[in-house]
Context: one part of a larger RNA
Molecule: large-subunit ribosomal RNA, domain VI
Organism: Candidatus Microgenomates bacterium
RNA sequence: CGUUCGAAUCUUGAUGGGAGUUGUCCACAGUACGAGAGGACCUGGAUGAGGGAAUCCCUAGUGUGCCGGUUGUAGCGUCAGCUGCAGCGCCGGGUAGCUACAUUCCCCAAGGAUAACCGCUGAAAGCAUCUAAGCGGGAAGCCCACCCAAAGAUUAGGAUUCGUAGCUCCAUAAUGGAGUGAUAGACCCCCGAAAGAAUAUCGGGUAUACCGGCUGGAGGUGUAAGCGAAGUAAUUCGUUAAGCCUACCUUGCGCGGAUUGGUCGAAAGAAACCUUUA
Numbered sequence: 001c002g003u004u005c006g007a008a009u010c011u012u013g014a015u016g017g018g019a020g021u022u023g024u025c026c027a028c029a030g031u032a033c034g035a036g037a038g039g040a041c042c043u044g045g046a047u048g049a050g051g052g053a054a055u056c057c058c059u060a061g062u063g064u065g066c067c068g069g070u071u072g073u074a075g076c077g078u079c080a081g082c083u084g085c086a087g088c089g090c091c092g093g094g095u096a097g098c099u100a101c102a103u104u105c106c107c108c109a110a111g112g113a114u115a116a117c118c119g120c121u122g123a124a125a126g127c128a129u130c131u132a133a134g135c136g137g138g139a140a141g142c143c144c145a146c147c148c149a150a151a152g153a154u155u156a157g158g159a160u161u162c163g164u165a166g167c168u169c170c171a172u173a174a175u176g177g178a179g180u181g182a183u184a185g186a187c188c189c190c191c192g193a194a195a196g197a198a199u200a201u202c203g204g205g206u207a208u209a210c211c212g213g214c215u216g217g218a219g220g221u222g223u224a225a226g227c228g229a230a231g232u233a234a235u236u237c238g239u240u241a242a243g244c245c246u247a248c249c250u251u252g253c254g255c256g257g258a259u260u261g262g263u264c265g266a267a268a269g270a271a272a273c274c275u276u277u278a
Stems, first nucleotide, its partner, number of pairs: 001152001005163007015149004021049007033038001050107006059100004066093005071086006111143002117137004166180005185264004189205005210257003213253002216249002218246004226239005
C1' cells in the first nucleotide's frame, strides 16, 4: 500500500515445514516343528538406546553490585574498625535467572488407496487360469492421522462486538459540495518485563499495585560492631540463630514515579415490484 466504511477480538485452513528410528528381556513355551541337537510364527507385556520438546520441584553447575575467611600493600592522624588495589587478590558457600549431568512427556494407535506378492468368481479356449468384465487381502513406503507456521490463499476467507454525533458556509426542484470537528479505536510520550541488538512483542499509565521504596514472607551467609568476662598473649566465651544481604513471593501499603499533553481516525444504501400513508 492492498484486501472497497473504519476498528477490536477470536478464528477456518489452500499450502508449506517438522516428526517418522531401534535393541533387549518376559509370558505364550521348552509349546508347534524335529530322530535328536535345537527351537519358533502370532499375540500381549516390561525396560533401554538414539532423537526431540518443555521445565527448574528434586540433583548438580554457574552465579564479577550476596555473605563469610584470609595474605601483601596503601589510605582513613594513632588504637580499634573499615575501605582501595593485587585475575572477583586468593579461598569457602550461595538467592533469582540461565543451564544439564536433572525432571516430565513424545517418536503412538486407527483409517484410506496401493507395490511386489497371495486370493475369489470367471471366460476368451465346454478344461484350466488372480484378469480379459468384476471383487478381496497386502508394506517401515503414499494420502490422512500427530505437531508448527499459515488469508499478499490479489480466489486477499469467516464469526462476534464497537463506531461513523453535531455545527458553519455555498448551491439546488431534489440529491449535493466545502469546511470545522465529535466518536469506536490507534499512535506519539512515559513507567516497565514474561520480550528484546534497533525495531517488534507483552503489561501498566493516577478511576493506578506497572516500576521503585517500605512492611511481611521465603531464602543466602554463618553468631556483626561495641561492651563485659577469662587468659601474659595469640585467642576464647557471653550479649547473639547475631549482623549483613537478595534478581524471588505478597489480591500488603499511594510514600515516590508513570505529570501535563499532542497526532491520526470512516462509506454505500440504485432500479423495479409489494405494503402503508398523504